[in-house]
Model confidence (mean pLDDT): 85 of 100. The RNA shown here (c-di-GMP-I riboswitch aptamer) has 88 nucleotides and comes from an uncultured Halanaerobiales bacterium. The model forms 95% of the base pairs in the Rfam consensus.

Order: sequence, then C1' cells, then structure tokens
RNA sequence: AGAACGAAAAGGUAAUCUUUACUGAAAAGUAAAGAGCGCAAAGCUACGGAACCUAAAGUUUUAAUACUAUGGUUGCCGAGCUGCCGAA
Repeated sequence: AGAACGAAAAGGUAAUCUUUACUGAAAAGUAAAGAGCGCAAAGCUACGGAACCUAAAGUUUUAAUACUAUGGUUGCCGAGCUGCCGAA
C1' cells in the first nucleotide's frame, strides 16, 4: 500500500411522523424546520430482475366501475462507479 474484516472514534445518512411552499392528473418528488427506526456502503446510477403505488391518456360498463405504465417508490436480489477509520 492492497484485500478481507467490522471494535472504537470522527463524521455521514434518514425509515416513519408533523408543518409550510412549489411541481404533478395522481402516485409521488423538491426545499425548509422538528423528532430519529435503522444502516459499513441504507453514497451515486434505476443498468437487469422482483415487489409495491397511481391511472392522465387509452380500452371497458346503461352507469357505478374495471383493466393497463409510457408515470413513480424500493432501506429487496444482483450489476457498475466512488468512498471515512483501523482494534481483534
């Protein structure tokens, strides 16, 4: 120095909840404030799979409705890139 590993320390992040504003058909997202389940990649990319949410448009129904992602979420499994510290 690198790999493996994950004690401590310094940091990081933020499930979920509350409030406000903006975008959006909605789901949801962004920003600010408060709390903080958890996480050694729970940092970044949705790249593949899987699961879930919504239904504008489209189809369907006498109607109510129902179906559907090209819209989203993922702290599920993989992949790519990057990365703090150094006990056993």
Rfam family: c-di-GMP-I riboswitch aptamer. Clan: c-di-GMP_I riboswitch clan.